[in-house]
Context: one part of a larger RNA
RNA sequence: UGACGGGGGCCCGCACAAGCAGUGGAGUAUGUGGUUUAAUUCGAAGCAACGCGAAGAACCUUACCAGGGCUUGACAUACCGAUGACCGGGUUAGAGAUAACCCUUCCCUUCGGGGCAUUGGAUACAGGUGGUGCAUGGUUGUCGUCAGCUCGUGUCGUGAGAUGUUGGGUUAAGUCCCGCAACGAGCGCAACCCCUGUUGUUAGUUGCCAUCAUUAAGUUGGGCACUCUAACGAGACUGCCGGUGACAAAUCGGAGGAAGGUGGGGAUGACGUCAAAUCAUCAUGCCCCUUAUGUCCUGGGCUACACACGUACUACAAUGGCCGAGACAGAGAGCAGCGAGGGCGCAAGCCGGAGCGAAUCUCAAAAAAGCGGUCACAGUUCGGAUUGUGGGCUGCAACCCGCCCACAUGAAGCAGGAGUUGCUAGUAAUCGCGAAUCAGCAUGUCGCGGUGAAUACGUUCCCGGGCCU
Numbered sequence: 001u002g003a004c005g006g007g008g009g010c011c012c013g014c015a016c017a018a019g020c021a022g023u024g025g026a027g028u029a030u031g032u033g034g035u036u037u038a039a040u041u042c043g044a045a046g047c048a049a050c051g052c053g054a055a056g057a058a059c060c061u062u063a064c065c066a067g068g069g070c071u072u073g074a075c076a077u078a079c080c081g082a083u084g085a086c087c088g089g090g091u092u093a094g095a096g097a098u099a100a101c102c103c104u105u106c107c108c109u110u111c112g113g114g115g116c117a118u119u120g121g122a123u124a125c126a127g128g129u130g131g132u133g134c135a136u137g138g139u140u141g142u143c144g145u146c147a148g149c150u151c152g153u154g155u156c157g158u159g160a161g162a163u164g165u166u167g168g169g170u171u172a173a174g175u176c177c178c179g180c181a182a183c184g185a186g187c188g189c190a191a192c193c194c195c196u197g198u199u200g201u202u203a204g205u206u207g208c209c210a211u212c213a214u215u216a217a218g219u220u221g222g223g224c225a226c227u228c229u230a231a232c233g234a235g236a237c238u239g240c241c242g243g244u245g246a247c248a249a250a251u252c253g254g255a256g257g258a259a260g261g262u263g264g265g266g267a268u269g270a271c272g273u274c275a276a277a278u279c280a281u282c283a284u285g286c287c288c289c290u291u292a293u294g295u296c297c298u299g300g301g302c303u304a305c306a307c308a309c310g311u312a313c314u315a316c317a318a319u320g321g322c323c324g325a326g327a328c329a330g331a332g333a334g335c336a337g338c339g340a341g342g343g344c345g346c347a348a349g350c351c352g353g354a355g356c357g358a359a360u361c362u363c364a365a366a367a368a369a370g371c372g373g374u375c376a377c378a379g380u381u382c383g384g385a386u387u388g389u390g391g392g393c394u395g396c397a398a399c400c401c402g403c404c405c406a407c408a409u410g411a412a413g414c415a416g417g418a419g420u421u422g423c424u425a426g427u428a429a430u431c432g433c434g435a436a437u438c439a440g441c442a443u444g445u446c447g448c449g450g451u452g453a454a455u456a457c458g459u460u461c462c463c464g465g466g467c468c469u
Base pairs, nucleotide, nucleotide: 007469008468009467010466011465012464013463015459016458019423020422021421022420023419026314027313028312029311030310031309032308033307034305035304042053043052064300065299066298067297068296069295070294073125077124078123079121080120081119082118083117084116088103089102090101091100092099093098106115107114108113127289128288130287131286132285136283137282138278139277140276141274143272148187149186150185151184152183153182154163155162156161167178168177169176193266194265195264196263198234199233200232201231202230203229204228207224208223209222212221213220237260240254241253242252243251244250316416320375321374322373323372324371332363333362334361337356338355342351343350344349382413387408388407389406390405391404392403393402429451430450431449432448433447434446435445
């Protein structure tokens, strides 16, 4: 000077408390450990690993295993030779890689040659998801969006250092005010950026429809008021009033206002900490392999299963299940795509193909809610695991190992011990919709809207953090 203390003082945070919903018990999904295996590829490990890398493992991916092959190589550059091709199509053998054969087949030219492609040879080399994240760059997590971290000059101290940054108030904030041997400054805070909440102007199609006419329908004529769209503006600044306060900073209450004291949300992450994570995104030093630790292929594995843990989904029912008629969104995506209406099928889906590169067409039905009916507390008309049979779709191919439909089957589960998690408002809870990845595959992830609470006395205590001592 720091760090730490079951030392002290002050303060904050869903940290506790007050509440609501969970998890821990059941079944399933998924990740991990362990075990097993020829292989079950590798990494991640308290918070800050475990629905994590993986925004999607049938082949491919794929890095792992078994077997079959190649050795200047699957890929790059350089040299020499050969060919005029290469590509494409086909036959035979083979699990395929591959091998043999057949058909087709270059460009420019000053005719010297050049370019391009394939193939052969030799050598330099290629190649490595092999090791080291404790050799590194870059990127990231975390404390923490916590309010801190420093510098110049001056002053003090023999010096390490101190001061400033402490103190009195105040703030979400080292935010601001006052004081002070300090005076200033920088990185952070805040503001500037985006979305959202009110409104004006401009604009009016593919959007909208008040008035007029018209239709099955904003469908059409018409209109651009309104909604909406999207560009530029306005608006909020403790600006105004009152109380408190050191006459300050500020704070409390009020007015006006769509909005009030950071309006709500996002992006934004200081100096640093953890030899934190990543050599498997990429890059890279050194080490290692070089007829193999490289590379091609077929099949298998990553999907195993006495068990243990994490994260989710579905439930245990009547605030409910089932049936019927029938309302109201937002945000997205679409040409190797989205695919209407119509027809077939109980359905998954199929046939067919209108329209749409989309404010026009399509995905598209929103669901919960509300209305009517039924069930009457039961392992049930709850719950749906598991299993059987028959089908559908994608794809070369669903045995290992996909998703969906129909019929049948109908397990555990009657509210979950100790413990433990999230959340303070359009939030929790609950309800559906979309997208990325993607041939196919979603209970995951990232978004979107619908319905919409309870509670917060307070800071003694648990946890984490800030300042002073």
Model confidence (mean pLDDT): 86 of 100. This is a predicted structure of a 469-nucleotide part of an RNA (small-subunit ribosomal RNA, 3' major domain) from an uncultured bacterium. The full RNA is in RNAcentral, with records from Greengenes and SILVA.